[in-house]
Context: one part of a larger RNA
RNA sequence: CCAAAUUAAGGGAAUUCGGCAAAAUAGCCCUGUAUCUUCGGUAUAAGGGGUGCCUGCGAUUGAGUAAAUUGCAGGUUUCAAUGACAUAGGGAGUCCGACUGUUUAACAAAAACACAGGUCUCUGCUAGCCAGCAAUGGUUUGUAUAGAGGCUGACUUCUGCUCACUGCCAGUAAGUUAAACUUCAGUUCAAUGGAGCUAAGCUCUGGUGAAGAGCGGGCCUAACUCUGAGGCUCUCACGGUAGCGUAAUACCUUGCCGGUUUAUUGCCGGCUUGCACCAAUGAAGUAACGAGAUUCCCACUGUCCCUAAUUUGGGCCCA
Numbered sequence: 001c002c003a004a005a006u007u008a009a010g011g012g013a014a015u016u017c018g019g020c021a022a023a024a025u026a027g028c029c030c031u032g033u034a035u036c037u038u039c040g041g042u043a044u045a046a047g048g049g050g051u052g053c054c055u056g057c058g059a060u061u062g063a064g065u066a067a068a069u070u071g072c073a074g075g076u077u078u079c080a081a082u083g084a085c086a087u088a089g090g091g092a093g094u095c096c097g098a099c100u101g102u103u104u105a106a107c108a109a110a111a112a113c114a115c116a117g118g119u120c121u122c123u124g125c126u127a128g129c130c131a132g133c134a135a136u137g138g139u140u141u142g143u144a145u146a147g148a149g150g151c152u153g154a155c156u157u158c159u160g161c162u163c164a165c166u167g168c169c170a171g172u173a174a175g176u177u178a179a180a181c182u183u184c185a186g187u188u189c190a191a192u193g194g195a196g197c198u199a200a201g202c203u204c205u206g207g208u209g210a211a212g213a214g215c216g217g218g219c220c221u222a223a224c225u226c227u228g229a230g231g232c233u234c235u236c237a238c239g240g241u242a243g244c245g246u247a248a249u250a251c252c253u254u255g256c257c258g259g260u261u262u263a264u265u266g267c268c269g270g271c272u273u274g275c276a277c278c279a280a281u282g283a284a285g286u287a288a289c290g291a292g293a294u295u296c297c298c299a300c301u302g303u304c305c306c307u308a309a310u311u312u313g314g315g316c317c318c319a
């Protein structure tokens, strides 16, 4: 000096990106328990007291002055009695995901995946979908309360407008249209060429958004000012509704106001002119849950002020 430990007066997060690490808490009995809530929970919430050993006396069970369990009173030792071992730190706000679960074997455990629930599409069974060139096989010895596929993801309140484009579904008077076939030309045969007929498809007509998707601009206006209920106009298929909003989304931005701090680019609550939220690529809430993200408080501490001492092992130095 390194590794692993132990202990530190006073302070107590001043350390640090961040309480990382360590400390603290801990069992059992009694008491007591807020807010929120889907009334189940939250909850061992939080908080407070007790706990060893000896003596005596009860109670329950027991046939019993046996044994077991348990209560009360008195005494007694220590700094300390769940004396060692083992054994929760707690509380408050916000975000995300409802939950238990699953995952990158060996750098990621999560807000990702799954999930119950919701919804759409296909499918009447020789089904649909999947594997196979096929025979055949799986789903299934199942039958629409079933099977397959897509999206969403408990629950609560809801889920707006647009079918112009693309897709899908249905229709089809007319147009377009291959080969085959018919027919004509090709001196004969033929190559070849022309005409006629014609399916699906496409054109066309309509439907469809929990299909892929999309959801504007300019000017003016109320008797202070500001604002603009309202009006005019361009354009489009329709011009973003409810709700939320400086957000896991906001460039400007450390937005503005309030709270928290001695001091805060943080956090929380409001406002909101949303660069570039927005309704199953779901929107907004949400009790419970989380080795998830973030902020604060209490307790606690060698994280720090500021280092020191000790133990074990190693390095290193000398012989």
Base pairs, nucleotide, nucleotide: 001314002313003312004311005310006309007308008307010305011304014303019300027051028050029049030048031047036041038154052076053075054074055073056072057071058070059069060068061067077081089298090297091296092295093294094293095292096290097289101113102112117152118151119150120149121148122147123146128139129138130137131136155285156284157283158282160215161214162213165212166211167208168207169206170205171204174203175202176201181196182195183194184193185192216234217233218232219231220230243277244274255271256270257269258268259267260266
A computed fold for a 319-nucleotide part of an RNA from a marine sediment metagenome, annotated as large-subunit ribosomal RNA, domain IV. Rfam family: Bacterial large subunit ribosomal RNA. Its family is annotated with ribosome and structural constituent of ribosome in the Gene Ontology. Model confidence (mean pLDDT): 86 of 100. RNAcentral holds the full RNA, with entries from MGnify.